[in-house]
Context: one part of a larger RNA
RNA sequence: UUAUACUGAAGGAACUCGGCAAAAUUUCUCUGUACGUUCGCAAUAAAGAGAAUCAUAUAUUAUUUAUAUGAUAUCAUUAACAAGAAAGCAACGACUGGUUAUCAAAACCAUAGGACUCUGCAAAUUAAAUUAAGAUGUAUAGAGUUUGACGUCUGCCCAGUGCUUGAAAGUGAUAAAUUUAAGUGGAAAGCUUAAGUUUUAAUCUCAAGUAAACGGCGGUUCUAACUAUAAGAAUCCUUAGGUAGCGAAAUUCCUUGACGGGUAAAUUCCGUCCUGCAUGAAUGACGUCACGAUUGCUUUGCUGUCUCCAGUAUAAGUUCA
Numbered sequence: 001u002u003a004u005a006c007u008g009a010a011g012g013a014a015c016u017c018g019g020c021a022a023a024a025u026u027u028c029u030c031u032g033u034a035c036g037u038u039c040g041c042a043a044u045a046a047a048g049a050g051a052a053u054c055a056u057a058u059a060u061u062a063u064u065u066a067u068a069u070g071a072u073a074u075c076a077u078u079a080a081c082a083a084g085a086a087a088g089c090a091a092c093g094a095c096u097g098g099u100u101a102u103c104a105a106a107a108c109c110a111u112a113g114g115a116c117u118c119u120g121c122a123a124a125u126u127a128a129a130u131u132a133a134g135a136u137g138u139a140u141a142g143a144g145u146u147u148g149a150c151g152u153c154u155g156c157c158c159a160g161u162g163c164u165u166g167a168a169a170g171u172g173a174u175a176a177a178u179u180u181a182a183g184u185g186g187a188a189a190g191c192u193u194a195a196g197u198u199u200u201a202a203u204c205u206c207a208a209g210u211a212a213a214c215g216g217c218g219g220u221u222c223u224a225a226c227u228a229u230a231a232g233a234a235u236c237c238u239u240a241g242g243u244a245g246c247g248a249a250a251u252u253c254c255u256u257g258a259c260g261g262g263u264a265a266a267u268u269c270c271g272u273c274c275u276g277c278a279u280g281a282a283u284g285a286c287g288u289c290a291c292g293a294u295u296g297c298u299u300u301g302c303u304g305u306c307u308c309c310a311g312u313a314u315a316a317g318u319u320c321a
Base pairs, nucleotide, nucleotide: 001316002315003314004313005312006311007310008309010307011306014305019302027051028050029049030048031047036041038149052072053071054070055069056068057067058066059065073077085300086299087298088297089296090295091294092292093291097109098108113147114146115145116144117143118142119141125133126132150287151286152285153284155217156216157215160214161213162210163209164208165207166206169205170204175199176198177197178196179195180194181193182192183191184190218236219235220234221233222232245279246276257273258272259271260270261269
């Protein structure tokens, strides 16, 4: 000097990206327990008191144990070990669960629940095509896609791309049948070439439907007896022009937006506003109890994180002898 343990005056997060690390709490008995809530929880909420040994009495009684009173000793009696720190506000995900074996455990995946599509059984679906799975099942079943408990809801657009449907029409084979002519052949058949007629599938065109299918959801100008704003009017374009809700958001560039709260002082945090660069409804929208080694912020307690370092023990290194 480093590492690992331990202790520390006064202060107590002033440290730091951040209380990282450490400290603190921890057991049992009794008392007591808020907001919120899906009435189950929240909850060991929080907050407090007690705990040893001996003697006597009482209760149950073989013991023990409990209670009451008195006595004894300590700084301290769950005397060591072991053994929750707590509270509040918000974001995300409902939850338990799973995940990058070997830098990521999460807001990712899954989930119960919701919805759409396919499938009538010799089912749909499935690389190895069947004596297989689906299934010794039968639409309250099976398969695929999507959202993700629960509560309130889920607006408009079928022009584009898909998908479904459609005895009409067109398109659609170097295919099939057939007729005629020419060639070949003694003739026929057959074959070759040319022209014509008839029949015909999917597909594509066309038409309709369909958005919890892929997806999409405007601009300009003017206007109200101060100003400002624009309920309203005009006009252009479009398949339709963003509804409810939420909103500087895990989305906000300008931006440390503005106002309020909290601090002596806050680019963070919480509440509100709406001027949404570039929110928005199962690519789900907005709320939400409980839950979370999740993320942001605050408070109490606690402390060598720090002011500011010091010492002890053990191990190693270095220097000197």
Molecule: large-subunit ribosomal RNA, domain IV
Organism: Renouxia sp.